[in-house]
RNA sequence: GUGACUGUGGCGCAGUGGUAGCGCACCUGAUUGUGGCUCAGGUGGUCGUGGGUUCGAUCCCCAUCAGUCACC
Numbered sequence: 001g002u003g004a005c006u007g008u009g010g011c012g013c014a015g016u017g018g019u020a021g022c023g024c025a026c027c028u029g030a031u032u033g034u035g036g037c038u039c040a041g042g043u044g045g046u047c048g049u050g051g052g053u054u055c056g057a058u059c060c061c062c063a064u065c066a067g068u069c070a071c072c
Stems, first nucleotide, its partner, number of pairs: 001071007010024004018055001026042005048064005
């Protein structure tokens, strides 16, 4: 340089056009002599960035950034 894939809470991931969810982690409470386990509740994300299409975009299109893989 060419081609492809990935980018969504702190971490790992789901979500095929209608206001984004799960597990772990974190916080509070219950339980316990204390901690852990268990149970209940809660906080945290303008979906990498900028445009476009659409009544409406995490999702479709373009560009761009970062990472990974293959080829050169």
Predicted 3D model of a 72-nucleotide RNA (transfer RNA) from a Candidatus Berkelbacteria bacterium.
The organism belongs to Candidatus Berkelbacteria, within Bacteria.